[in-house]
RNA sequence: GCCCCCAUCGUCUAGAGGCCCAGGACACCAGGUUCUCAUCCUGGGAACAUCGGUUCGAAUCCGGUUGGGGGCGCCA
Numbered sequence: 001g002c003c004c005c006c007a008u009c010g011u012c013u014a015g016a017g018g019c020c021c022a023g024g025a026c027a028c029c030a031g032g033u034u035c036u037c038a039u040c041c042u043g044g045g046a047a048c049a050u051c052g053g054u055u056c057g058a059a060u061c062c063g064g065u066u067g068g069g070g071g072c073g074c075c076a
Base pairs, nucleotide, nucleotide: 001072002071003070004069005068006067007066010026011025012024013023018056028044029043030042031041032040049065050064051063052062053061
C1' cells in the first nucleotide's frame, strides 16, 4: 500500500428495509416479600462508532472516515 471481516445499553448479545423513538440476559437503581441476607416478584434508567448517500421509509443497503482483527505485498 491492497483485500476481507467487525463496531448496538455498564457487559454479553438479538436484528437480514416498515412489526424498532430498538428486544433479551446479567449487572445497577427503587419498591415488595423476608427477623436479616440470599432467592423470588414488580417497576426504572441506559445503546445503533462517525459523516454523507440511496429510499416514501435505514440499526439493516452503498460510499468516506475512525478504531479493532485477519490475509497478501513492499522494505532495492